Predicted 3D model of a 140-nucleotide RNA (c-di-AMP riboswitch aptamer (ydaO/yuaA leader)) from a Bacillota bacterium. The organism belongs to Bacillota, within Bacteria. It matches the Rfam family "c-di-AMP riboswitch aptamer (ydaO/yuaA leader)". From the family's description: This family represents a conserved RNA structure found upstream of the ydaO and yuaA genes in Bacillus subtilis and related genes in other bacteria. The model forms 88% of the base pairs in the Rfam consensus.
[in-house]
RNA sequence: UAAUUGACGUCUCCGAAUGAUUCAAUAUCUAGCGGGGGAACCAGUUUUGGGGUGAAUCUUGCCUAAGAAUCAGGGCAGGAGGGGCAACUUGGGUGCCCUAAUCCGACAGCUAACCUCGUAGGAGUACACCAAGAGCGCAA
Numbered sequence: 001u002a003a004u005u006g007a008c009g010u011c012u013c014c015g016a017a018u019g020a021u022u023c024a025a026u027a028u029c030u031a032g033c034g035g036g037g038g039a040a041c042c043a044g045u046u047u048u049g050g051g052g053u054g055a056a057u058c059u060u061g062c063c064u065a066a067g068a069a070u071c072a073g074g075g076c077a078g079g080a081g082g083g084g085c086a087a088c089u090u091g092g093g094u095g096c097c098c099u100a101a102u103c104c105g106a107c108a109g110c111u112a113a114c115c116u117c118g119u120a121g122g123a124g125u126a127c128a129c130c131a132a133g134a135g136c137g138c139a140a
Base pairs, nucleotide, nucleotide: 011124012123013122014121018031019029020028021027032119033118034117035116036115037114042109047106049107050104051103052102053101057080058079059078060077061076062075063074064073081099082098083097084096085095086094088133089132090131091130092129093127
């Protein structure tokens, strides 16, 4: 000097998941954000079960236990659709990623009043490339 690893702090990101009180704690809320149930009217069709949270759906090909075939489940590789990030915001460009998991338990459309629940967990991107706008600082 460079690289890697670890710890702490700041900052940042996904997400509703923050704030205050508290020695601490969903324990409280008078806060913020988010979800579910629930009339009329309207809509809809229940073994091919159905439904919720979430971006996380649809589809193609290949592989995969029994003697064989098919299907299901699982795995791999694509496509379409959907979602996120690149450090003020928006639009565009470019690039890099994700497309899971889980819950209810025969049952829920919308839904005013009303009722009710959650407020976790996980991570580390950094191209001022163009345009428009906002803010701060310095100088005059």